c-di-GMP-I riboswitch aptamer from uncultured Steroidobacter sp., 83 nucleotides, folded computationally. The sequence was found by an Rfam model in a public genome assembly.

[in-house]
RNA sequence: CCAAGCAAAAGGCAAACCCACUGAAAAGUGGGGACGCAAAGCCACCGGUCUAAAGGAGAUCCUAAGACAGCGGGGUUGCCGAC
Repeated sequence: CCAAGCAAAAGGCAAACCCACUGAAAAGUGGGGACGCAAAGCCACCGGUCUAAAGGAGAUCCUAAGACAGCGGGGUUGCCGAC
């Protein structure tokens, strides 16, 4: 220097749930709260999942231009890095 991530340290994020706000919804943001996370930092490019307002069909379906990066892959940046 690279790298595995089974060590330690410094620090970081924050699931469920509750409250407020935004949104048609999925969901998001802020506060509380920790199930977990070595990229649980960032990016919807590929697959997947969720929602279906508008639109289309016509009585319940289809459809993303809306979402999810804590579903997998990929891209990109980055802390420590023991044996």